[in-house]
RNA sequence: GCCGGGGUAGCUCAGGUGGCCAGAGCAGCGCUCUUGUAAAGCGAAGGUCGCGGGUUCGAAUCCCGCCCCCGGCU
Repeated sequence: GCCGGGGUAGCUCAGGUGGCCAGAGCAGCGCUCUUGUAAAGCGAAGGUCGCGGGUUCGAAUCCCGCCCCCGGCU
């Protein structure tokens, strides 16, 4: 340099045929339970969807450029 995969919550990841309020599990927080903790149950919170631009009424999703990670080729 070329090819492929990936970047979404603190962590592990879904979603990716444009519109459903952006989701799950775990962690953390609050409550219930307990003498107290743990476990269990319930609840709330947590996001620049890697960055910038474009298309569109509307972009996590489509297009362009760039950055980072993993693998392969030379």

Predicted 3D model of a 74-nucleotide RNA (transfer RNA) from a Nitriliruptorales bacterium. The sequence was found in a public genome assembly. Its Rfam family is "tRNA". Rfam classes the family as a transfer RNA. Its family is annotated with triplet codon-amino acid adaptor activity in the Gene Ontology. The coordinates come from a structure-prediction model, not an experiment, and the mean pLDDT is 82.